RNA sequence: GGGGCUUCGGCCUGCCGGCGAGUGGCGGACGGGUGAGUAAGGCAUAGGAAUCCGCCGAUUAGUGGGGGAUAACGUGGGGAAACUCACGCUAAUACCACAUACGAUCUACGGAUGAAAGGUGGGGAUCUUCGGACCUGCCGCUAUUAGAAGAGCCCGCGUUAGAUUAGCUUGUUGGUGAGGUAAUGGCUCACCCAGGCGACGAUCUGUAGCUGGUCUGAGAGGAUGAUCAGCCACACUGGGACUGAGACACGGCCCAGACUCCUACGGGAGGCAGCAGUGGGGAAUAUUGCACAAUGGGCGAAAGCCUGAUCCAGCAAUGCCGCGUGUGUGAAGAAGGCCCGAGGGUUGUAAAGCACUUUCAAUAGGGAGGAAUACCUUAGAGUUAAUACCUCUAAGACUGACAUUACCUAUACAAGAAGCACCGGCUAACUCCGUGCCAGCAGCCGCGGUAAUACGGAGGGUGCAAGCGUUAAUCGGAAUUACUGGGCGUAAAGCGUGCGUAGGCGGCCGUUUAAGUCAGAUGUGAAAUCCCCGGGCUUAACCUGGGAAUGGCAUUUGAUACUGGAGGGCUAGAGUUGAGUAGAGGGCAGUGGAAUUUCAGGUGUAGCGGUGAAAUGCGUAGAGAUCGGAAGGAACACCAGUGGCGAAGGCGACUCCCUGGACUCGAACUGACGCUGAGGUACGAAAGCGUGGGUAGCAAACGGGAUUAGAUACCCCGGUAGUCCACGCCGUAAACGAUGUCAACUAACUGUUGGGACCUUUGAGGUCUUAGUGGUGGAGCUAACGUAUUAAGUUGACCGCCUGGGGAGUACGGCCGCAAGGCUAAAACUCAAAUGAAUUGACGGGGGCCCGCACAAGCGGUGGAGCAUGUGGUUUAAUUCGAUGCAACGCGAAAAACCUUACCUACUCUUGACAUCCUCGGAACUUGUCAGAAAUGACUUGGUGCCUUCGGGAGCCGAGUGACAGGUGCUGCAUGGCUGUCGUCAGCUCGUGUCGUGAGAUGGUGGGUUAAGUCCCGCAACGAGCGCAACCCUUAUCCUUAGUUACCAGCGAGUUAAGUCGGGGACUCUAAGGAGACUGCCGGUGACAAACCGGAGGAAGGUGGGGACGACGUCAAGUCAUCAUGGCCCUUAUGGGCAGGGCUACACACGUGCUACAAGGGUCGGUACAGAGGGUUGCCAAGCCGCGAGGUGGAGCUAAUCCCAGAAAGCCGAUCUUAGUCCGGAUUGCAGUCUGCAACUCGACUGCAUGAAGUCGGAAUCGCUAGUAAUCGCGAAUCAGAACGUCGCGGUGAAUACGUUCCCGGGCCUUGUACACACCGCCCGUCACACCAUGGGAGUGGGUUGCAAAAGAAGUGGGUAGA
Repeated sequence: GGGGCUUCGGCCUGCCGGCGAGUGGCGGACGGGUGAGUAAGGCAUAGGAAUCCGCCGAUUAGUGGGGGAUAACGUGGGGAAACUCACGCUAAUACCACAUACGAUCUACGGAUGAAAGGUGGGGAUCUUCGGACCUGCCGCUAUUAGAAGAGCCCGCGUUAGAUUAGCUUGUUGGUGAGGUAAUGGCUCACCCAGGCGACGAUCUGUAGCUGGUCUGAGAGGAUGAUCAGCCACACUGGGACUGAGACACGGCCCAGACUCCUACGGGAGGCAGCAGUGGGGAAUAUUGCACAAUGGGCGAAAGCCUGAUCCAGCAAUGCCGCGUGUGUGAAGAAGGCCCGAGGGUUGUAAAGCACUUUCAAUAGGGAGGAAUACCUUAGAGUUAAUACCUCUAAGACUGACAUUACCUAUACAAGAAGCACCGGCUAACUCCGUGCCAGCAGCCGCGGUAAUACGGAGGGUGCAAGCGUUAAUCGGAAUUACUGGGCGUAAAGCGUGCGUAGGCGGCCGUUUAAGUCAGAUGUGAAAUCCCCGGGCUUAACCUGGGAAUGGCAUUUGAUACUGGAGGGCUAGAGUUGAGUAGAGGGCAGUGGAAUUUCAGGUGUAGCGGUGAAAUGCGUAGAGAUCGGAAGGAACACCAGUGGCGAAGGCGACUCCCUGGACUCGAACUGACGCUGAGGUACGAAAGCGUGGGUAGCAAACGGGAUUAGAUACCCCGGUAGUCCACGCCGUAAACGAUGUCAACUAACUGUUGGGACCUUUGAGGUCUUAGUGGUGGAGCUAACGUAUUAAGUUGACCGCCUGGGGAGUACGGCCGCAAGGCUAAAACUCAAAUGAAUUGACGGGGGCCCGCACAAGCGGUGGAGCAUGUGGUUUAAUUCGAUGCAACGCGAAAAACCUUACCUACUCUUGACAUCCUCGGAACUUGUCAGAAAUGACUUGGUGCCUUCGGGAGCCGAGUGACAGGUGCUGCAUGGCUGUCGUCAGCUCGUGUCGUGAGAUGGUGGGUUAAGUCCCGCAACGAGCGCAACCCUUAUCCUUAGUUACCAGCGAGUUAAGUCGGGGACUCUAAGGAGACUGCCGGUGACAAACCGGAGGAAGGUGGGGACGACGUCAAGUCAUCAUGGCCCUUAUGGGCAGGGCUACACACGUGCUACAAGGGUCGGUACAGAGGGUUGCCAAGCCGCGAGGUGGAGCUAAUCCCAGAAAGCCGAUCUUAGUCCGGAUUGCAGUCUGCAACUCGACUGCAUGAAGUCGGAAUCGCUAGUAAUCGCGAAUCAGAACGUCGCGGUGAAUACGUUCCCGGGCCUUGUACACACCGCCCGUCACACCAUGGGAGUGGGUUGCAAAAGAAGUGGGUAGA
C1' cells in the first nucleotide's frame, strides 16, 4: 500500500475526575549533618541606640481606570548529548504607566514624591446590554501605626600557651565634607591634624569551635565539651554576586582549581560533614528496615500532599537497672580428687536420695494504653436581610508503624541457663607436683641458680558475677606549683653590693566623700542536668510535678568602723641646723727608712748554692763572704688586737690638700617628706684584654737537673708574659654569715671598741646608758646539726629565687664584649634514685694510750745436697676419696704386701653379706672327693638334740613369695653433732632509770691501776649475766698416817760381791690426808684509794711453774667418707661375693723432716748416772750356737717382786791431723735373718763389697725469754711384720731483751669517710662494638610566613557610545 472480515456511527464542545508540561504564588535562609577554620566579626554575662522584619495577632485607610508583552503551543533549524536558535499566536493575583494620598518619605519649610489584584461561596428585593450590576461571607492585594517573634549593629567585664615574639600601625588614630548601608561607623573616598596600641603584654607564633554542663575532688581546684540544649562557623577547595522579608544559600547560580563520570573529541555532567549503604584507613563503631499512627514543620480555604525531622523496629553485654540459672531436707560425713605426722583432714549438706515450687525461657488462649483533634453525621449558638455560606459548642462515628506489644491465664518438666580474675607484701585468699637464673612472671618492691605459698599444672580458697580481667585516658591520693595550703644556713632555692623609676605597702587627730566594704530591694542568671519533697511504670534504672540552688552581673536605697579620694592640723617615723668624737673610708701630690737585686771599687781565696740525698747552676776571667758607695723598682716589719672604717669588693709607713659616711650630746626647725623596689643605673677581688710606660723581687708558659715503671707533677737551678703606673674594657668568684632589705617585740651572764651621764675613797675605781663587734647560754624554732636581742624566735611590708638526679648552666636564638667570654636559657634521651643531717660498725700510707718472740738483742734452723714423707702436676685400666693463705701439704691415716679398700680388670649372686614379718622343710652341726684363680657348684660321711600343760615352743639351717634390705652414690650452700680460727684476745650483753622524734646513747666514757671491763675514785646512772680471776689436776717445801714387791741409819748374821737374811719405820720413796702464799708485815711513791717499787721472813712472792678450761660471735671455714639425718638418685645394680692389679707410677714444682758436710769431730777400748712406760695370742732371763740380724733354750712374771733394759751425750785413755778424708753415707752387687697363707710388683733388718751428692747453703724465711733454746738418748700407741712420723720421758744445759721509731697481729678512746658483700670496699676516664635517641653531615623533599613583582577568571560599581 492492497484485499477480506466486523458486537465499530461521525463531527463539534473541557462540564467533572485523573495524569502531565508551562506561567504564577509560597516554601527551598526551617528542619537534618559536621567542627575544618576562628584567640575574636566567636562565645558567656550584663547593658546600649542609629535599624529592618515575609508569614502571625491588632489599628487606620484604600482596593479606581488603562496599557504593552511573554512562556506553554505551532512551524522551521543546530547538536552525539546537555541543551539551544529564529519566526508566529496567547493568558493571569506575571509586567508597566495614569489617577487618588488620612497617615508615610524628603524638604531650601515654599513645596515635592510615592500604592494596589483580584479570586471564590451564597443570595431576597431592584436594575440589566442577561455577561452582570447590587448585597453579603471568606481568602487575597496596597499604604500606615504600634506589637509579637526573629535578625543586624555597638560597648563593659571574662575567655589557652610562648617574651628564646618588644615594639606594632599609614586608612593607620582623629576631624570636616561627601558617598554607601536596613542602620552607626575609615565601611569607602577627598582634604587636614599626627596621632593610636603596648610590660595591666601590643605585634607575632603555636594550639583550640564557645557555653549550659560532664568526670573527679571534703572543698578550692584539675581535666573535659560525646549524647541533650543555646550560640557560632562550614557544606569538594578558593573567589563572587544574583534572587529574596531573610542567603552571599548543604541537596540554587557564575568563575577558577583538584578529582570522578559520559562523549561522535567538538563538548558536557557531579559534589552523602542528610538517612541507609559501599570502598579505604584503623585497635575500633550498626539496617541499602517499618510508618507518617503520635509530636512537629512546609504548602493549601480545606480535604489532603510532602517530611530518612520524628516515632518505632533490627544489630552490638557498649553502659545503667532489675530478674533467673532452683527451694527445703539429707551423715553411711558415700565414691572420686587433693593433702597427710598413716591416726586422719578437706572438697562437704556439697552430691546422690526424698519432698516442693515454676519466676524467666517454651506452647496455647486472652488482652490494655499510646487516639485526640481535623474531616464526616446529628443537635445547638453566633454572623447576616437570610433558615444559605462561614465560625463556634456538644454528642456520635472514623484513624495504630511498633505488634505474635506490655500485661493476665492455662499446660509440663528441675527440667534449657556460670563464668572470669586472683591467692609473696601492698591486698581478701595455701598446699602438693613439675621446672632448676631454664622456661617464664612482674603495677612497685622483686621472684626463678634442686625442697619456689611469686614460673607451669592440680586440689583447695578469695573476690566479683552475666559478666570478669587487660590496655588506653582523666581526676584523686600529691600540702608533689601550696588561693584555701609549701619552702630558700647545710637537702633544690637570697640577685656580689648599693642607688633609684613604675608598682606594692605606709604614723597620730578632726572634717568631708562614699570608690572599695557591709546590708536591704528589684531585674537577670533559658530549659534540661545536680540537690530536696512528691507522683508514674510490680521494684529499680528511667520518666514526670513543685521547690531550692545557680556562688555572677546590672540597677537602686541605705550604713560609714576600716582601706581609698579631698581638704585641715600634729610630732613619736624621716630629715635640717649647732657643738664635739673615733677611724688602714675614698682621691691627688710629696717625703722616708729597713730589706732584696744589680753595678763600680776595696779586702780576700776556693769553693758557693741547693736537697731526703743529689745534680743542673755560679766561681781562679776571682765567686760566695766582708766593707763603704751608687742605681732602680716594689712592698710598708714592730705597733696589730674574733681592734677600726666602708654598701659590697675591699682598705695598713709618714705629711699637706680635696672629699663621703657613722656616732654622741642638747636645743630649735620642716611636718610623713617613709619602707621596699620589676625594668634601669653605678660600683664590683683575682685572672684576662687594648694603648703607652715601668720591671728590684716573685713568677704561669718554657728550658735544664732530679725523683719515678713513666713524671708533660710535687723538689732544685734558671726564666717570659704578668704582678706595678696612666687611660679604657671585662663583670665573674666557696663575690660566704653558703643566712635579701626595713621595722617592732621577746630571759640572763661575760669580753672588747667609740661616745655620754651620775657617784667617788680620785684608783689602772664603781653604777647606768647608747652605737658597734665577739663568746657562753634559756624559752622558742629546727629533719637533725645547730640558732638564740647581730635569730634560723614571734609578727608586718616589699623584692629575688626553688620544684627528682643526669643531660646542663649546655645547645639554638637574642643582647653585651676587641677577644676570652658573660647574661638570658631549653629539649630529645636516660636512671629509680640523686641529696641533707645524724647513728652503729668497718677502714685510713689519721691521731693518742697499751699489749704480744711483733720488731729489736741473741741462740739454733729452713731455703743449696742425699734420702724419707705429704701435696701439686703428669701418667694410668685404676693410680679411690677428702683437706687448699695464715687456719691444706709426716693432714683424715695411732701403720695400703693379701685384708684394710671405698678404685680398676675378669668371674659371679639377685629378698640378697645384714634386719623384721609370712609359708614349707630340716635338729644344729660335721667327714671327705672332684671342677675352678677363688667365690661357688656337684656328690658324699656321721648325727637325730633342748623345754613342754603333748596342743606346741626356743635357737639354728635350707627353699619360696612380697613388703623390704643395701649404697664410702650426690648435696657440709638443706642439717645435727664434733672441730679449726680470730684468741686465753678482754671483751660481749641485759633489766630498770635517764637522754634523743628516731636509729641509738648512757652504764662500757673520764683520772689512776692491772695480765685482765682487774680494782679504786669520779660520774644519770643503779645493778645483773656470759667471759677474766678463783675453785680442778700436776709440780716445788714441810707435817701426820701407813710400811710391801720400795728403803737401809743404827744392831746382828752373811757372801768373791750383793738389803741377800733377821730386823727397823729413822731417811729416800710410795699414796692418802693436812699445812703453806694472803700484797699478810715493814719502808717509800700515790689522792688518806686502788695499786706499784724496795725489803724482811720463807722451800716458794706478788697469777710460784705447767695443764685442763675457749664469752657473744666471724669465716655459707672443715667434715653427708666416724656417726646421725632431710631431699634426690641406683634396685639382676651406683647393692653383695671373689681373684689379680692399683692407692708404692715419675721430665718436674712445693711443704715438713732425717742424715751430713766434720776435730766442740770420727773410730776403738774402758767406765758412770735416769725418768716414764709396756708385758699371758705377751715380755722373755741365765746358759749354749752364729761375725751379725738371729737361733736354741726355757727359769721368772697377770708385775714398786720377773722381763723388755746395755740409757746416750758424759768421763778416762788411744788413734786419725784438715783431706771429699778413718768425714759423709746414698746407690748398687752378692749372701743371709725374721714376720707372715704369701715379701715379684711392694716389708724391715744383718754381713761382706761398692762409696754418689755434699766443704755450712741466693733472694727469702721459721722457732725460742729458763730448766726454755740447743743437744743426748729411752719408752709407748698403732702393729703378724714394717717410723727419720706422732705422743710421752728424763740427762746435759746456754745467750739476750737498750727499748717500742719501724714490720705483723690485737685492745680502748678520738677523728675523717662518697665504704656497709664493709679498702680484697667504692669509683673515674680513654679504647674496642653498635646507631635506638640527640648533634654534625655531601645533600634531598615538603609546609608556613614577610618584603616585592608579573599575569588575571567570574563578578560588582562607575563611565562613554548606541538602543